[in-house]
RNA sequence: AUAUGAUACAGAGGCUGCGGGGGUCAAUAGUACUGUCAAACAGGAAAGGGUCAACCGCCGAAGUCUGCAAGAAAGCUUGCAGGCUGGGAUCAUGCUGAACAAGUAUGAUACUGUCUGUACUGGAUUGCCCGAUCCGGUGUAGGAGUGCUUAUCAUAU
Numbered sequence: 001a002u003a004u005g006a007u008a009c010a011g012a013g014g015c016u017g018c019g020g021g022g023g024u025c026a027a028u029a030g031u032a033c034u035g036u037c038a039a040a041c042a043g044g045a046a047a048g049g050g051u052c053a054a055c056c057g058c059c060g061a062a063g064u065c066u067g068c069a070a071g072a073a074a075g076c077u078u079g080c081a082g083g084c085u086g087g088g089a090u091c092a093u094g095c096u097g098a099a100c101a102a103g104u105a106u107g108a109u110a111c112u113g114u115c116u117g118u119a120c121u122g123g124a125u126u127g128c129c130c131g132a133u134c135c136g137g138u139g140u141a142g143g144a145g146u147g148c149u150u151a152u153c154a155u156a157u
Stems, first nucleotide, its partner, number of pairs: 001157008010149002014059001017058004023052001025050001033043003062085010086112002089109008114143013
């Protein structure tokens, strides 16, 4: 120096990263419901989901599917195991939903971060050129988070 493995309360993606409880606001809705002998009339929600800002926990964060177990009237919730998804956005279709909000599944479109291959190219080191090594830039193709980067340790060459 290279390869493999392990460790770390490690780090990065995004100024629209992911999630949580509470608060605010809109909508649900002048609906359900209540009062009234009746009618008229009067009063009048909530659950689930969402916006906004702060706080908290984080980077398979999280979401979803299947199976098992428990609770539960079904739905649903929780835990474990396995599979898929790098990330957000927009659009189309289906499902959930009061909703044109939002979520979710599938697909498409460009964007974005990362690694690999490749073409061109900049800088540094080697006295100069060629070459080699290291650190980048642009284009293009591809892969996936069980990834990538950094540090330490161990083994092997």
Molecule: Lysine riboswitch aptamer
Organism: uncultured Clostridia bacterium